This is a predicted structure of a 72-nucleotide RNA (transfer RNA) from Candidatus Wallbacteria bacterium HGW-Wallbacteria-1. Its Rfam family is "tRNA". Gene Ontology term of the family: triplet codon-amino acid adaptor activity. The sequence is in RNAcentral, with records from ENA. The coordinates come from a structure-prediction model, not an experiment, and the mean pLDDT is 80.
[in-house]
RNA sequence: GGCGCAUUAGUGCAGCGGUUAGCACGCCGGCCUCUCACGCCGGUAGCACGGGUUCGAAUCCCGUAUGCGCUA
Repeated sequence: GGCGCAUUAGUGCAGCGGUUAGCACGCCGGCCUCUCACGCCGGUAGCACGGGUUCGAAUCCCGUAUGCGCUA
């Protein structure tokens, strides 16, 4: 240099064109307890960036960025 894969919440993941983008852990608040922990309830916060296609894009296409791998 060429090719491929990945990028979604603080972390790990799901979501494969249409409902409100969900799950676990974490964090915050409440209940419980003499206190802590456990347990229960509620909340918190996200589609890497820029374009395109479409009535509609996290999802499809192009480019960019970052990481990983293969190859010369």